Transfer RNA from Bauldia litoralis, 74 nucleotides, folded computationally. The coordinates come from a structure-prediction model, not an experiment, and the mean pLDDT is 82. Lineage of the source: Bacteria > Pseudomonadati > Alphaproteobacteria > Hyphomicrobiales > Bauldia. Its Rfam family is "tRNA". Rfam links the family to the GO term triplet codon-amino acid adaptor activity.
[in-house]
RNA sequence: GGUCCCGUAGCUCAGCAGGAUAGAGCAUCAGAUUCCUAAUCUGAGGGUCAGCGGUUCGAAUCCGCUCGGGGUCA
Numbered sequence: 001g002g003u004c005c006c007g008u009a010g011c012u013c014a015g016c017a018g019g020a021u022a023g024a025g026c027a028u029c030a031g032a033u034u035c036c037u038a039a040u041c042u043g044a045g046g047g048u049c050a051g052c053g054g055u056u057c058g059a060a061u062c063c064g065c066u067c068g069g070g071g072u073c074a
Base pairs, nucleotide, nucleotide: 001073002072003071004070005069006068007067010026011025012024013023019057028044029043030042031041032040050066051065052064053063054062
């Protein structure tokens, strides 16, 4: 340099034949329970879906470029 895959919450990931409040588990915080912890239960906060642009009535999802990570060929 060519080519392929990946990038979504603090972490691990789901959601990808476009459809309208963006989710789960763990973690964090608060409450319940307990003499206190742990465990358990309930609730809450937390995301410009890597970035920019395009297509579209509508994009995490499709297209282009860039950035980062990985595989492979040279």